[in-house]
């Protein structure tokens, strides 16, 4: 130097191929309330994310483009 793949709540993880309403969903996790003598479990509510700019578009996590960063190949 060349090429491939991944990047989403604190952690994990589905959704991207095929854009499109419905809270960006599930799982933990943390805080409150419920249950208990107390805790544990169980149940309710809240709280928390689409690496970053930029383009198409009526509308982008998704497509296109350039960028970091991380793995793997090849030289």
């Nucleotide at each position: 130097g060349g090429g491939g793949c991944u990047g989403u709540c604190g952690g994990c993880u589905a959704g991207u191929c095929u854009g499109g309403u419905c809270u960006a969903g599930g799982c933990u996790u943390g805080u409150a309330g419920c249950c208990u003598c107390g805790g544990g479990u169980g149940u309710u509510a809240c709280a928390g994310a689409c690496c970053c700019c930029g383009g198409u578009u009526c509308a982008a996590a998704u497509c296109c483009g350039g960028g970091c960063a991380g793995c793997c190949c090849c030289a």
The RNA shown here (transfer RNA) has 75 nucleotides and comes from a Promethearchaeota archaeon. It matches the Rfam family "tRNA". The family's RNA type in Rfam is transfer RNA. Rfam's curators write: Transfer RNA (tRNA) molecules are approximately 80 nucleotides in length. The same sequence occurs in records of 2 taxa. Its mean pLDDT, the model's own confidence on a scale to 100, is 81.